Fluoride riboswitch aptamer (crcB RNA motif) from a Pseudomonadota bacterium, 61 nucleotides, folded computationally.
It matches the Rfam family "Fluoride riboswitch aptamer (crcB RNA motif)". Its family is annotated with positive regulation of gene expression and response to fluoride in the Gene Ontology.
Model confidence (mean pLDDT): 76 of 100.
[in-house]
RNA sequence: UCGAUAAAAGGGGAUGGAGUACCCCCUCAACCGCCGCAAGGCUGAUGACUCCUACCGGGCG
Numbered sequence: 001u002c003g004a005u006a007a008a009a010g011g012g013g014a015u016g017g018a019g020u021a022c023c024c025c026c027u028c029a030a031c032c033g034c035c036g037c038a039a040g041g042c043u044g045a046u047g048a049c050u051c052c053u054a055c056c057g058g059g060c061g
Base pairs, nucleotide, nucleotide: 010025011024012023013022016052017051018050019049020048033042034041035040
């Protein structure tokens, strides 16, 4: 890394953690942002709210 079998456990909502709570998915799933031919460019750490961390902008010391 691939395959088989069994058991346990759930998983996801464009970059981190926690809580609340909504929605979705049942593993060939939910999910994996936007613009651009390309080069390249843009917004946001949330699905939503609160808090923390990181990042960005402004003011004061």